[in-house]
Context: one part of a larger RNA
RNA sequence: UUCGUGGCUAAGGAACUAGGCAAAAUGGUCUCGUAACUUCGGGAGAAGAGACGCCCCGCGAGGGGCCGCAGUGAAGAGGCCCAGGCGACUGUUUAUCAAAAACACAUGGCUAUGCGAAAUCGGAAGAUGAUGUAUAUGGCCUGACACCUGCCCGGUGCCGGAAGGUUAAGGGAGGGGCUUAGGGGCAACCCGAAGGUCUUGACUGAAGCCCCGGUAAACGGCGGCCGUAACUAUAACGGUCCUAAGGUAGCGAAAUUCCUUGUCGGGUAAGUUCCGACCUGCACGAAUGGUGUAACGAUCUGGGCACUGUCUCAGCCACGAGCUCG
Numbered sequence: 001u002u003c004g005u006g007g008c009u010a011a012g013g014a015a016c017u018a019g020g021c022a023a024a025a026u027g028g029u030c031u032c033g034u035a036a037c038u039u040c041g042g043g044a045g046a047a048g049a050g051a052c053g054c055c056c057c058g059c060g061a062g063g064g065g066c067c068g069c070a071g072u073g074a075a076g077a078g079g080c081c082c083a084g085g086c087g088a089c090u091g092u093u094u095a096u097c098a099a100a101a102a103c104a105c106a107u108g109g110c111u112a113u114g115c116g117a118a119a120u121c122g123g124a125a126g127a128u129g130a131u132g133u134a135u136a137u138g139g140c141c142u143g144a145c146a147c148c149u150g151c152c153c154g155g156u157g158c159c160g161g162a163a164g165g166u167u168a169a170g171g172g173a174g175g176g177g178c179u180u181a182g183g184g185g186c187a188a189c190c191c192g193a194a195g196g197u198c199u200u201g202a203c204u205g206a207a208g209c210c211c212c213g214g215u216a217a218a219c220g221g222c223g224g225c226c227g228u229a230a231c232u233a234u235a236a237c238g239g240u241c242c243u244a245a246g247g248u249a250g251c252g253a254a255a256u257u258c259c260u261u262g263u264c265g266g267g268u269a270a271g272u273u274c275c276g277a278c279c280u281g282c283a284c285g286a287a288u289g290g291u292g293u294a295a296c297g298a299u300c301u302g303g304g305c306a307c308u309g310u311c312u313c314a315g316c317c318a319c320g321a322g323c324u325c326g
Stems, first nucleotide, its partner, number of pairs: 001322009011312002015310001020307001028052005037042001039144001053066005067071001079305007086297002091103002108141006119128003145292004150222003155219002157215005164210003170204002174200006182191003223241005250284001251281001262278005
């Protein structure tokens, strides 16, 4: 001199940085005190403030006194507040880079299943389901709670229907070829029953498909152009084309907004982030749930108080290691 681990630091106090990461600060007990909001349980240890040793008197309440810089005298022992996103919550998870907004969850819904149940494993026997029985069991989706959950069944799927069309194996009327007893012919050859065999084949023939209905908390989908009001602007209104139907409530530059650091307001001296609005939603939207929401979170985002070597800007100390010397 470099690194590591501790300790201290004038003045300032986040100016550091992607970000207060790390560190500092808070910390116990008792008393007082405690907001918005709320599902009335909470929030809450909210926040904030004070006290704390020893001796004497006294049952106690209380009173008096003593010492130190310091009395939860060392150690151990919440930092707090405001606002927002997401997920209700406690839980679970990528053993070994991710703990989360992912999974689960109580709740809600759809659907299958009447019992030798459906479903699942197995060739089967058999077993699970279940020594259960629709307030049960399986599958799928949603995800506490509050308020709600609009329109479309044309496509795909599922369910129901059975009149008609199509249709397999199988059955098979009839036809054709080969074969020959027999018949004809001088012969070559021709005809040819029954049977056998090869082939063709009317007709018959289930489910499925076509078809007819239903069904969206099934998969999914939820328009365009033009004009119009006595300033302008805008369009409650009208016209037209297309569609199965043209996005309702609510929310909205959003975990969704490209243009975009949209515009306005707030916060800052200054704010691509944040919060509140607006709506021009490139490309929100209702159980692939919509919008809220107290509580909760080693969650994410923005702000503040306290506090600090994070920083201005570095210094010193201790211990350990390296390097150099030996």
This is a predicted structure of a 326-nucleotide part of an RNA (large-subunit ribosomal RNA, domain IV) from a Saprospiraceae bacterium. Its Rfam family is "Bacterial large subunit ribosomal RNA". The sequence was found in a public genome assembly.